[in-house]
């Protein structure tokens, strides 16, 4: 790049990835708060590890 087959052996859970677990979704589940502000919190649905970011201290 082309062809064939399959479509839950799936997808989703406010900013990245892995493991475990929970809930939800059949075209939906999902898309944070605030009247607003060049505003605010957060990398999890939950636990944990890594990465990024913020603060403090040490070397």
């Nucleotide at each position: 790049u082309a062809u064939a087959a399959a479509u839950a052996u799936g997808g989703u859970g406010a900013u990245g990835g892995g493991g475990c677990u929970c809930a939800c979704c059949u075209u939906a589940a999902a898309u944070g708060c605030g009247a607003a502000a060049u505003g605010c919190u957060a990398a999890u649905g939950g636990c944990u590890c890594c990465u990024a970011c913020u603060u403090u201290g040490a070397u």
Source information:
Predicted 3D model of a 59-nucleotide RNA (Fluoride riboswitch aptamer (crcB RNA motif)) from Caldanaerobius fijiensis DSM 17918. Its mean pLDDT, the model's own confidence on a scale to 100, is 79. Taxonomically the source falls in Caldanaerobius fijiensis (Bacteria, Bacillota, Thermoanaerobacterales, Caldanaerobius).